This is a predicted structure of a 521-nucleotide part of an RNA (small-subunit ribosomal RNA, 5' domain) from an uncultured marine bacterium.

Context: one part of a larger RNA
RNA sequence: UGAACGCUGGCGGCAGGCUUAACACAUGCAAGUCGAACGAUGAUUAUUCAGCUUGCUGAAUAUGAUUAGUGGCGGACGGGUGAGUAAUGCCUAGGAAUCUGCCCAGUAGUGGGGGACAACAGCCGGAAACGGCUGCUAAUACCGCAUACGCCCUACGGGGGAAAGGGGGCUCUUCGGAGCUCUCGCUAUUGGAUGAGCCUAGGUCAGAUUAGCUAGUUGGUGGGGUAAAGGCCUACCAAGGCGACGAUCUGUAGCUGGUCUGAGAGGAUGAUCAGCCACACUGGGACUGAGACACGGCCCAGACUCCUACGGGAGGCAGCAGUGGGGAAUAUUGGACAAUGGGGGCAACCCUGAUCCAGCCAUGCCGCGUGUGUGAAGAAGGCCUUUUGGUUGUAAAGCACUUUAAGCAGGGAGGAAAAGCUCGUAGUUAAUACCUGCGAGCCAUGACGUUACCUGCAGAAUAAGCACCGGCUAACUCUGUGCCAGCAGCCGCGGUAAUACAGAGGGUGCAAGCGUUAAUC
Numbered sequence: 001u002g003a004a005c006g007c008u009g010g011c012g013g014c015a016g017g018c019u020u021a022a023c024a025c026a027u028g029c030a031a032g033u034c035g036a037a038c039g040a041u042g043a044u045u046a047u048u049c050a051g052c053u054u055g056c057u058g059a060a061u062a063u064g065a066u067u068a069g070u071g072g073c074g075g076a077c078g079g080g081u082g083a084g085u086a087a088u089g090c091c092u093a094g095g096a097a098u099c100u101g102c103c104c105a106g107u108a109g110u111g112g113g114g115g116a117c118a119a120c121a122g123c124c125g126g127a128a129a130c131g132g133c134u135g136c137u138a139a140u141a142c143c144g145c146a147u148a149c150g151c152c153c154u155a156c157g158g159g160g161g162a163a164a165g166g167g168g169g170c171u172c173u174u175c176g177g178a179g180c181u182c183u184c185g186c187u188a189u190u191g192g193a194u195g196a197g198c199c200u201a202g203g204u205c206a207g208a209u210u211a212g213c214u215a216g217u218u219g220g221u222g223g224g225g226u227a228a229a230g231g232c233c234u235a236c237c238a239a240g241g242c243g244a245c246g247a248u249c250u251g252u253a254g255c256u257g258g259u260c261u262g263a264g265a266g267g268a269u270g271a272u273c274a275g276c277c278a279c280a281c282u283g284g285g286a287c288u289g290a291g292a293c294a295c296g297g298c299c300c301a302g303a304c305u306c307c308u309a310c311g312g313g314a315g316g317c318a319g320c321a322g323u324g325g326g327g328a329a330u331a332u333u334g335g336a337c338a339a340u341g342g343g344g345g346c347a348a349c350c351c352u353g354a355u356c357c358a359g360c361c362a363u364g365c366c367g368c369g370u371g372u373g374u375g376a377a378g379a380a381g382g383c384c385u386u387u388u389g390g391u392u393g394u395a396a397a398g399c400a401c402u403u404u405a406a407g408c409a410g411g412g413a414g415g416a417a418a419a420g421c422u423c424g425u426a427g428u429u430a431a432u433a434c435c436u437g438c439g440a441g442c443c444a445u446g447a448c449g450u451u452a453c454c455u456g457c458a459g460a461a462u463a464a465g466c467a468c469c470g471g472c473u474a475a476c477u478c479u480g481u482g483c484c485a486g487c488a489g490c491c492g493c494g495g496u497a498a499u500a501c502a503g504a505g506g507g508u509g510c511a512a513g514c515g516u517u518a519a520u521c
Stems, first nucleotide, its partner, number of pairs: 001518001003517005010368006016361002018326001023324003027321003032073003037070002040066002045062008080279003089204007098196002103192008111145001113143002120135006151159003165183003171178002205251003212242003217239008254276004258269004281302005304315004332358001334357003340354001341352004371401004381392004405462001407457005415448001420442008465510005470491003476505005486493002
């Protein structure tokens, strides 16, 4: 150190966890949302009317809901991986010929019409995926007309837009609405903000056992194309352009902030976190769109897998879990949207394997514990012995205490502020409606969670190993073995008295770890 292996293993906090096959993937989830854009649909409840079978049916209105469909916004973010890439990349410093949905500020508008296509109904084809024909219909879907300050273009002149929906109450009403008002939209345009595209310079691994490379190649003119400069593309013309300051070729590699090490200079590295880039089964292509040549979109080809009625179809975990395989080696098919953030929506809210949490693993760092005091008859046992004793050793037992952590029981923050309802007030307005802002009150919202933390209870009770002891290098004796068995990082040890092998006693060093291996300084 993203480590692995051996032996051992009490607790907590914080982090980390497929470095190998960018190998193949069963299953579930990971991107939806809006009924305040639209037509429909059917269930509940309430009211009214009609029929009567007197509690049912039918109709209308209101409420609230929505699988499927049209439409809008979002699926270009977030999440993963590092295959490719030695420069179309990255880092630093500049630049001009550009675009930018949503957001902010300003200006001017939002008039009047039309025809469809889904859904739906009927018929038909197909095993399925799905599709065909006919008919009906709405819109913030689509298409014209009018208008053009500003805007664009060849600057005479010409061209091009739009869409409405909600709320309430005064007035009018042919009961469809009109008019008024508020809010959110729509169209054109200016500026900003944010994001993105492009260009230049310098820097950015190794090999010369790679020395020449290049034909749209280098430059110009005309044309095309792009949001935009440009051989970006094309026709013609010229013959240039790069290169020992290393072109071209080959190998390797995502880059950076950083990380490790070092006194520094440097060297190595690019896990986690953050910025940029590239990729999404392999190769190619465009469509839609403000933005993609698009991980969970489309088309074609290929490999592979699956279904098939053999005619044809379906799929893409380098999202989160998980499976097989590979490997020395790397976790749960968990909970919640409570918080932060994102998408949609006026909002309520919905979605969110982003995220927040939990589970597993001594993988790492940090902290704590495995008791404390006393206790010599220096007990027993072990080992050694010159047989006197020495050592293990205050160590144990015994006595007196303590209760951290674990266990049991009880209490208990913070992460929660929003939102909703009622009231008050200010703005808006004809309006004490509606809506919006602010304030007060009420009502609730926690996955984690048996939370952190605090208190009580009982009892030393539940908790120590690993490596080494010839020198380097802290720590020595006995027995066994007898160049055997074995050890070993280097020197080396072992052939009958081995402090070096194996075991034991003792000791030394670290300690919930200790050693070994690999790698780097």